[in-house]
Context: one part of a larger RNA
């Protein structure tokens, strides 16, 4: 831009992908079968591997805006306490998100139509004969059935609802996001919990700084599950989404 009036929502599914794998043991059963030695169909259950999809309670990783321990140096006029640099200087741990080696799930079932094969009934060709007519079983395969997309499906579909300029309904612009290269999509704008801050909670780290005790000290301990604390889960209008623009609907019928 279409999709013959603009909108907001729910669909339908033409069609397209995707996915289909497959071991083992146990029971039926030492049953059938067989001299024995062996040793099943059928049908049931149980547990793997690979491979896919989803997730982060766990377990293990990453966490360079979390704590903490520690080395050299340089600053804060010393001390004490901190800062910066040194691969995040090195180490020890480590929320939240992201992962997998982690946990969950899946390939079940059914139907149809058939392959090869195996029938029925049956003539040509008084027999026979699965096939010429006509009927039927029959595959991890094929058509649906399962999960995804999907009306530009120009064949443009359907159902609701809303709107007539006193305007449905979108956008601009702000706060943001399990959404995102940009755009988009989603959630909110004060009749507000959208993000920050604050509280409170979880989680993390592992006893802070400053005093007091011991102890010559290095330390140790006690005030004290302390002090800090990034992304998490409430709560709460402090502080920011203010005030505002702008874009938006037709020909034709009817009736006067």
């Nucleotide at each position: 831009c279409g999709c013959a009036g603009g909108a907001g929502a729910u669909u339908u599914g033409c069609g397209a992908g995707g996915a289909c794998c497959u071991g083992a043991c146990a029971c039926u059963a030492g049953u059938a079968c067989g001299a024995g030695a062996g040793g099943a169909c059928c049908g049931c259950g149980u547990u793997g591997g690979a491979c896919a999809g989803a997730c982060c309670u766990c377990u293990a990783g990453u966490g360079u805006a979390c704590c903490a321990g520690u080395u050299g140096u340089u600053c804060c006029g010393c001390c004490a306490g901190g800062a910066g640099c040194a691969u995040c200087g090195c180490u020890g741990g480590g929320u939240a998100g992201c992962u997998a080696u982690g946990u969950c799930u899946g390939g079940a079932u059914g139907a149809g139509a058939u392959a090869a094969g195996c029938g029925c009934u049956g003539a040509a060709a008084g027999c026979a004969u699965c096939u010429a007519a006509g009927c039927g079983c029959g595959a991890a395969g094929c058509u649906c059935a399962c999960c995804u997309c999907a009306a530009g499906a120009u064949g443009a579909g359907a159902u609701c609802u809303c709107c007539a300029u006193u305007g449905a309904g979108g956008g601009c612009c702000g706060u943001g996001g399990g959404a995102g290269a940009c755009u988009a999509c989603c959630a909110c704008g004060u009749u507000g919990a959208u993000a920050g801050g604050c509280u409170g909670c979880a989680g993390g780290u592992g006893g802070a700084a400053g005093g007091g005790c011991g102890g010559u000290a290095a330390c140790g301990u006690c005030c004290g599950u302390a002090g800090c604390c990034g992304a998490g889960c409430a709560g709460u209008a402090c502080u920011a989404a203010u005030u505002g623009c702008c874009c938006g609907a037709a020909a034709g019928c009817u009736u006067u």
About this RNA:
Predicted 3D model of a 256-nucleotide part of an RNA (large-subunit ribosomal RNA, domain VI) from Prolixibacteraceae bacterium UBA5740. The source organism's lineage runs through Bacteria, Pseudomonadati, Bacteroidota, Marinilabiliales and Prolixibacteraceae. Rfam family: Bacterial large subunit ribosomal RNA. The sequence was found in a public genome assembly. The coordinates come from a structure-prediction model, not an experiment, and the mean pLDDT is 88.